[in-house]
RNA sequence: AGAGUUUGAUCCUGGCUCAGAACGAACGCUGGCGGCAGGCCUAACACAUGCAAGUCGAGCGCCCAGCAAUGGGAGCGGCGGACGGGUGAGUAACGCGUGGGAAUUUUUCCUGAAGUACGGAACAACCCAGGGAAACUUGGGCUAAUACCGUAUGAUGCCGAGAGGCCAAAGAUUUGGUGCUUAAGGAGGGGCUCGCGUAAGAUUAGCUAGUUGGUGGGGUAACGGCCUACCAAGGCAUCGAUCUGUAGCUGGUCUGAGAGGAUGAUCAGCCACACUGGGACUGAGACACGGCCCAGACUCCUACGGGAGGCAGCAGUGGGGAAUUUUGCGCAAUGGGCGAAAGCCUGACGCAGCAACGCCGCGUGGGUGAAGAAGCAUCUUGGUGAGGAUGUCUGUUUAAGAGAUGGUCAUCUUGAAGGUACCUGUAGAGGAAGCCCCGGCUAACUUCGUGCCAGCAGCCGCGGUAAUACGAGGGGGGCUAGCGUUAUUCGGAAUUACUGGGCGUAAAGCGCGCGCAGGCGGUUUGUUAAGUGAGAAGUGAAAGCCCUGGGCUCAACCCAGGAACGGCUUCUCAUACUGGCAGGCUUUGAGGACUGGAGAGGAUGGCGGAAUUCCCAGUGUAGAGGUGAAAUUCGUAGAUAUUGGGAAGAACACCAGUGGCGAAGGCGGCCAUCUGGCUCGGUUCUGACGCUGAGGCGCGAAAGCGUGGGGAGCAAACAGGAUUAGAUACCCUGGUAGUCCACGCCGUAAACGAUGUGUGCUAGCCGUUGGUGUCUUUCGGCAUCGGUGGCGCAGCUAACGCGUUAAGCACACCGCCUGGGGAGUACGGUCGCAAGAUUAAAACUCAAAGGAAUUGACGGGGGCCCGCACAAGCGGUGGAGCAUGUGGUUUAAUUCGAAGCAACGCGCAGAACCUUACCAGCCCUUGACAUGGGGUAGUUUAGAUCGUGGAGACACUUUCUUUCAGUUCGGCUGGCUACCACACAGGUGCUGCACGGCUGUCGUCAGCUCGUGUCGUGAGAUGUUGGGUUAAGUCCCGCAACGAGCGCAACCCUCAUCUUCAGUUGCCAUCGGGUAGAGCCGGGCACUCUGGAGAAACUGCCGGUGACAAGCCGGAGGAAGGCGGGGAUGACGUCAAGUCCUCAUGGCCCUUAUGGGCUGGGCUACACACGUGCUACAAUGGCGGUGACAGCGGGCAGCCAGGGGGCGACCCCGAGCCAAUCCCGAAAAGCCGUCUCAGUUCGGAUUGCACUCUGCAACUCGAGUGCAUGAAGGCGGAAUCGCUAGUAAUCGCGGAUCAGCAUGCCGCGGUGAAUACGUUCCCGGGCCUUGUACACACCGCCCGUCACACCAUGGGAGUUGGUUUUACCCGAAGCCGGUGAGCUAACCGCAAGGAGGCAGCCGACCACGGUAAGGUCAGCGACUGGGGUGAAGUCGUAACAAGGUAGCC
Repeated sequence: AGAGUUUGAUCCUGGCUCAGAACGAACGCUGGCGGCAGGCCUAACACAUGCAAGUCGAGCGCCCAGCAAUGGGAGCGGCGGACGGGUGAGUAACGCGUGGGAAUUUUUCCUGAAGUACGGAACAACCCAGGGAAACUUGGGCUAAUACCGUAUGAUGCCGAGAGGCCAAAGAUUUGGUGCUUAAGGAGGGGCUCGCGUAAGAUUAGCUAGUUGGUGGGGUAACGGCCUACCAAGGCAUCGAUCUGUAGCUGGUCUGAGAGGAUGAUCAGCCACACUGGGACUGAGACACGGCCCAGACUCCUACGGGAGGCAGCAGUGGGGAAUUUUGCGCAAUGGGCGAAAGCCUGACGCAGCAACGCCGCGUGGGUGAAGAAGCAUCUUGGUGAGGAUGUCUGUUUAAGAGAUGGUCAUCUUGAAGGUACCUGUAGAGGAAGCCCCGGCUAACUUCGUGCCAGCAGCCGCGGUAAUACGAGGGGGGCUAGCGUUAUUCGGAAUUACUGGGCGUAAAGCGCGCGCAGGCGGUUUGUUAAGUGAGAAGUGAAAGCCCUGGGCUCAACCCAGGAACGGCUUCUCAUACUGGCAGGCUUUGAGGACUGGAGAGGAUGGCGGAAUUCCCAGUGUAGAGGUGAAAUUCGUAGAUAUUGGGAAGAACACCAGUGGCGAAGGCGGCCAUCUGGCUCGGUUCUGACGCUGAGGCGCGAAAGCGUGGGGAGCAAACAGGAUUAGAUACCCUGGUAGUCCACGCCGUAAACGAUGUGUGCUAGCCGUUGGUGUCUUUCGGCAUCGGUGGCGCAGCUAACGCGUUAAGCACACCGCCUGGGGAGUACGGUCGCAAGAUUAAAACUCAAAGGAAUUGACGGGGGCCCGCACAAGCGGUGGAGCAUGUGGUUUAAUUCGAAGCAACGCGCAGAACCUUACCAGCCCUUGACAUGGGGUAGUUUAGAUCGUGGAGACACUUUCUUUCAGUUCGGCUGGCUACCACACAGGUGCUGCACGGCUGUCGUCAGCUCGUGUCGUGAGAUGUUGGGUUAAGUCCCGCAACGAGCGCAACCCUCAUCUUCAGUUGCCAUCGGGUAGAGCCGGGCACUCUGGAGAAACUGCCGGUGACAAGCCGGAGGAAGGCGGGGAUGACGUCAAGUCCUCAUGGCCCUUAUGGGCUGGGCUACACACGUGCUACAAUGGCGGUGACAGCGGGCAGCCAGGGGGCGACCCCGAGCCAAUCCCGAAAAGCCGUCUCAGUUCGGAUUGCACUCUGCAACUCGAGUGCAUGAAGGCGGAAUCGCUAGUAAUCGCGGAUCAGCAUGCCGCGGUGAAUACGUUCCCGGGCCUUGUACACACCGCCCGUCACACCAUGGGAGUUGGUUUUACCCGAAGCCGGUGAGCUAACCGCAAGGAGGCAGCCGACCACGGUAAGGUCAGCGACUGGGGUGAAGUCGUAACAAGGUAGCC
């Protein structure tokens, strides 16, 4: 310090997630030791038991034990139980923090000062007598004091203006002191008060009656409405009162670079509380945790009459919970209470125990040693791992175990921990390693299992048969007595932005203005010193953090010192800037006066013409209207059309313009009246009067609402007609609200420049509009101010773009944003007549949603261009019969594959057996085939053949021929056969979605890319686009490109012309011979031909055109002319296209079978459907006759001349030919004749009989022949195919496969057309451009209802509970006030009596409780509303392309 995740890729915006640190933690697995810390975060829930506050005999009397000394006990009295310890319920507060203040108090302590005199009356204990179950209690009697009371003395005390008045004490001990009283001072503590700071919500906006202040009085230690009476009407609040809900506050702690954010366990300071609520008493101090009284709830005891209790002290129990310890030891230390002290008490504290809860430290061994053994595991079968292991040898002992010694805390004494830490000695490698992870982020990889299952997952995402992501094994990585997970906090997150963000299009500028408060503000002088700056002082507790040093062996931890503690307060100084106050400005911001100007600025009234519709009348006749086409509709009752007249309402053509005006909404005929703003010019005046603007106020399109008018046209709703699968739409015919006017509401719009207002600064150029100045003869030019546009530099921007009219550079102020959905919704409030507007959430859910740009693809977008793509033609298919392939069905099997084009006469260039993979049955198991080694036996080879059994494979026999290979020629070495066991063979079994190779297709379409350079943040672009041209990215020109590669073309083959060479088997012109005839023979190589080598065509020449180019058009010559015809040749890629059944191959599967052999069957089935063909339907034909002209090819298990037989298929005999020699071999269409339009002399299916051939064998299941039979079919619906010239059409011929089988396939030649205007349309393709929400790329994406499941939520008759307010009732304890006839020791009084006091009673206040009415929050709720989510549901097609009616508000 960053990373992952939106996309095909990119940049940006933006959320989600991760890596870090932390923790009072919990859970899972594991667990050796020690040190130091911390340990109920939940039920302030309830608590059994024990302990946690006593002490003093040197204050007092008494009782008990004892001879006494002395000890013990309960009381009176003193001091302390207000500290210490616990908890965080309440509290949003002077509670806390910080800094001040005055009207206060203070037991104990310190300092010095003064005093300490004289009396008196009681009450406990105790005794006696009672009551009660108990707790406890009543009456009578005795008694002491440092208990209580009086008097005296009193001040520098208190009260009072003063005069004056008033107030104290306690002794015990013994002589050292210690107590007591008074006042003063100090120290420390407490109470009160003030400034500032200290959470959230405005969907809480008004709150307040002792309320705010005053006066008198009361009360308090003390100020004060603290209380009371009266008077006044105040006080608080948008700088957030009140209300609601939450919370103890702080030092600190965690995190962070910091600023911040979160937190408030342990330690420390403060506060609050002590079962819940109220109350006071005592006291220096309490309204009191282990005190009292009352009320309430709960628990316990009870003799039922009454009583007792309060762990949020330490342990402990139950309960709650994911979760938090021992009913331990000791007062030895520290501290506290009492005491003169000894001492007593102390669950404060010091220790120990429990639990890895945390931090820190240590260990589980170290060294040597390769034979890297065996065995094991794993996998890539040769490694690797364990592993520098075991073993051998050597040495060590920290902590734990056993033993011993001295020492620490430790001091006058006393040691709980503890015989512990530490030290020393002894034995022995001996007792001590796990957890998580290994797809990316993120360090670490393989095998097997599983097969969208089981499962994983922090995010992205893995898993559907080859998973580094699941589970296991091996290996590896990380940390280590721990490791992971979960929860939470901060960080990363600049993702609330003070430091440090934004708002044209990503979320975000209020629709616009006026303007109170607030914020900000020109120039200058003086003053002040609030802000600001400097210095000083006080404070900022300790601990902690940081630094330095020190102590535990180190560290954690602890100790000491320093620094720091951003702050607050006080004083002094400074005065630049900001602020305050006072003044100036002949001023630059702002405004006023004056002179002009433009304008659809606003309001009111009036006027005008064109058009539409309606009415009246005329002319006139059958249609009009409307549409893609129609219909509804109007019209013979006279429409439409046309002419004249009239009525009504609304809107104002041309001018008209990125022209004008207005703040925005908006404003358009003409005239008048009233009126707002703007602007130019020159002078003058005021003198900062300014800018912005939360709330507030006003204006505010359209639609809508109310009342009353008006209503021509248009037109929601509605009706009808069409369209359509439907059509509640688009189109058409009608048509009501409304649109118009007046008045009043509404207050919203994509109210947009999606751009708040104001000011200043920062290059220009070109338009336009309003004014002014100036030059000029006009035209016009120049300058300047105000507006409105286009382009553009710098700069900005994610890019697009903006660019003096900023989205640049700055300042001031306001508004707004913080992932998508839920949702601008619900609830609440406000406004509204309503519609609704405004303000405005949450649960839940997703990992994205989005902006700009890029490359593609696509469009019922555009432009250009091509192709038998259409069109123009010719011939077919689709109908019939048959052939063939496919689907389907059938079957024991009908083997398998191919599936739109690009499967279907395809794999198959040929299924009777074989083929053959399928089925049934019968057989074989190292196998039909290969390699290897081991064992046993036999012999050494190869072929033909007889017989028996059997369907055959096979099994058992017979006979004959031959006698294996190498050889160093030595029976030297091999080999072979059979059997046994083993490695293995074998598989047309699966996966073409694991693959290689090959192939199809787009497409023989003209495209596809690269290097360097340049442009862009980048994906990418440029080049390859543009202007021409071409069949072509073919060529030329231009150009930030310049070059290059794969494709195109050419090079290759073939056909067409010629030359040359060669001349048999080919040929025959000339010469000769010869025949019935014939290159038949001699001869020849001229010609044809054959097959080698060459020539020839290049827009080369001419003319035109084009840009002086490329090229195009025409012409000449030529066998051929602009690519001469045909072929081969197939770029980058696409389709997970096809093929595991050609071959090859990974993985999986079978192994007496999914392998191998055989016989028979099947692949040939047949209601049917489709594809491809053949033959036809006839006269351009059939039949008969005739007999002319090819080319490519093939031939020895072959082609077969010729002769003979047969009607024929064919058979018999048989020459020639391994082929330019012989043979196949006849070419057919042609020509002549006949038939005469019919199911025929067309057509030939089907069937019968008889044959032929091939073959081991034609039943299933071959082909052919003859005779007989003679079906459908009369040119084929919708639809659809081929073809542009030697082509289509038509005619025959050959070949491969093959024993036989061809309508198929591959070739060959003969005859030989028609048409193309053209590119609008259909299909396919290329280039450019445009839009896009598509990228699996339109066979895309995607919306809403309905149905189903689940989830959260709103409404809801009501119901339950919490909390709170108001009014009233009740009124315990208690203090206060009154009364006090009852009672009464101290004082007064001789006495009577009095003073004083107490009980009792009354009153005021008041807790709990009750009644009634509200407010508010929450739970439940029949039913109901929408929302969200969910692999495969239904209906449609709304949006994205012109999305098929542009979309949206």

This is a predicted structure of a 1449-nucleotide RNA (small-subunit ribosomal RNA) from an uncultured prokaryote. The RNAcentral record of the sequence draws on ENA. Its mean pLDDT, the model's own confidence on a scale to 100, is 83.